[in-house]
Context: one part of a larger RNA
RNA sequence: UGACGGGGGCCCGCACAAGCGGUGGAGCAUGUGGUUUAAUUCGAUGAUACGCGAGAAACCUUACCAGGACUUGACAUAUAGAUGAUCGGUGCAGAGAUGUACUUUUCCUUCGGGACAUUUAUACAGGUGCUGCAUGGCUGUCGUCAGCUCGUGCUAUGAAGUGUUGGGUUAAGUCCCGCAACGAGCGCAACCCCUAUUGUCUGUUACCAGCAUUUAAGGUGGGGACUCAGACAAGACUGCCGGUGAUAAACCGGAGGAAGGUGGGGAUGACGUCAAGUCAUCAUGGCCCUUAUGUCCUGGGCUACACACGUGCUACAAUGGCAAGUACAGAGCGUUGCAAUACCGUGAGGUGGAGCGAAUCGCAGAAAGCUUGUCUCAGUCCGGAUUGGAGUCUGAAACCCGACUCCAUGAAGCUGGAAUCGCUAGUAAUCGCAUAUCAGCACGAUGCGGUGAAUACGUUCCCGGGCCUUGUACA
Numbered sequence: 001u002g003a004c005g006g007g008g009g010c011c012c013g014c015a016c017a018a019g020c021g022g023u024g025g026a027g028c029a030u031g032u033g034g035u036u037u038a039a040u041u042c043g044a045u046g047a048u049a050c051g052c053g054a055g056a057a058a059c060c061u062u063a064c065c066a067g068g069a070c071u072u073g074a075c076a077u078a079u080a081g082a083u084g085a086u087c088g089g090u091g092c093a094g095a096g097a098u099g100u101a102c103u104u105u106u107c108c109u110u111c112g113g114g115a116c117a118u119u120u121a122u123a124c125a126g127g128u129g130c131u132g133c134a135u136g137g138c139u140g141u142c143g144u145c146a147g148c149u150c151g152u153g154c155u156a157u158g159a160a161g162u163g164u165u166g167g168g169u170u171a172a173g174u175c176c177c178g179c180a181a182c183g184a185g186c187g188c189a190a191c192c193c194c195u196a197u198u199g200u201c202u203g204u205u206a207c208c209a210g211c212a213u214u215u216a217a218g219g220u221g222g223g224g225a226c227u228c229a230g231a232c233a234a235g236a237c238u239g240c241c242g243g244u245g246a247u248a249a250a251c252c253g254g255a256g257g258a259a260g261g262u263g264g265g266g267a268u269g270a271c272g273u274c275a276a277g278u279c280a281u282c283a284u285g286g287c288c289c290u291u292a293u294g295u296c297c298u299g300g301g302c303u304a305c306a307c308a309c310g311u312g313c314u315a316c317a318a319u320g321g322c323a324a325g326u327a328c329a330g331a332g333c334g335u336u337g338c339a340a341u342a343c344c345g346u347g348a349g350g351u352g353g354a355g356c357g358a359a360u361c362g363c364a365g366a367a368a369g370c371u372u373g374u375c376u377c378a379g380u381c382c383g384g385a386u387u388g389g390a391g392u393c394u395g396a397a398a399c400c401c402g403a404c405u406c407c408a409u410g411a412a413g414c415u416g417g418a419a420u421c422g423c424u425a426g427u428a429a430u431c432g433c434a435u436a437u438c439a440g441c442a443c444g445a446u447g448c449g450g451u452g453a454a455u456a457c458g459u460u461c462c463c464g465g466g467c468c469u470u471g472u473a474c475a
Base pairs, nucleotide, nucleotide: 001475002474003472004471005470007469008468009467010466011465012464013463015459016458019423020422021421022420023419026314027313028312029311030310031309032308033307034305035304042053043052064300065299066298067297068296069295070294073124077123078122079121080120081119082118083117084116088103089102090101091100092099093098106115107114108113126289127288129287130286131285135283136282137278138277139276140274142272147186148185149184150183151182152181153162154161155160166177167176168175192266193265194264195263197234198233199232200231201230202229203228207223208222211221212220213219237260240254241253242252243251244250316416320375321374322373323372324371325370326369332363333362334361337356338355342351343350344349382413387408388407389406390405391404392403393402429451430450431449432448433447434446435445
């Protein structure tokens, strides 16, 4: 000087407390461990692995296994030689890769040759092989915590200290005051984006107040008010008032205001820590393989299943289930596409195809909600697993191993032990919608809106963190 203490002081955080809803019990989905397997490819493992890499494993992907094949190679460059037989098409053999037979005989040219392709030879290619403890880059975490440092000066024999401590204050090393310090840098804040209010401009594909018209649909004439769409601008700064404070910084209350003290979200992550993660995104040193640890193909596997754990979904019902009627979003996506009206089917869906490269057309019926009826507390008209049958769609192909539909079946489950998680407001809870990936496949992820709470006395305690101080046989 640090680190540590079941030392002390001050302070903060959904850390506890106060509340609301979960997980842990059931079934299923998904990931992991384990076991099994020819293979169940590899990585990630307290917090910081486990719906993670993977934002889509039937083939492909694919790295794994079995079998069948190739060896200058699936891919690149170069040199030398040969050929135009090549490539393509058709047939045959084969699971295919591939082999073989027939057919066909490239383009430019300054006529020297060149390009392209095949083949031979050689340098080499290739490796998702190893080392993340050789590395770059990227990332997680402490932590969006308020810290981490430097120059000069001063102090100390020196390591170092001071500044950065102290008194207040703040979300903040934020600001004020004081001070052997005076300044500065990286962080904080602000600048950036979205959102909340208003104005100006522009009105089509958006809008419709008043006027006219209609087949009653802003449909049409028309309008530029409103909504909305963007561009620009205004607005919030403790600016104003009162109180407290040290006359400061600031805090408390109030006014006005759409918004009030960082208005609400996002992006943004200091010096460093964990030899944290990644050699399988990529790049890369070293080592290793080179008729194989490289490459191609068919089939299988990654989907196994006594079990254990994590994360979710659906429930156990009446604040509910079922039936009928009826209302209101936002944000997206669409030409290899979205597909309306119509017709067929109980349905998944099919036929057909108007319109739309989209403020115009479509996906697209939002759902919870509201109204009426029924069920009347039962393992039930709850719950839907599982299984049988029949189908639809995608796709060469749904056996291993897809999603969905209809009929039948109707399991566990009556609110979950110890324990444990999230959340402070348009939040939790609850309800649906869209998108990426994508031929097909979503209970996951990412976004979007609808309905919309309870509680916070407080900081004694648990956990983590910041500052000061103290002890230490630790570094």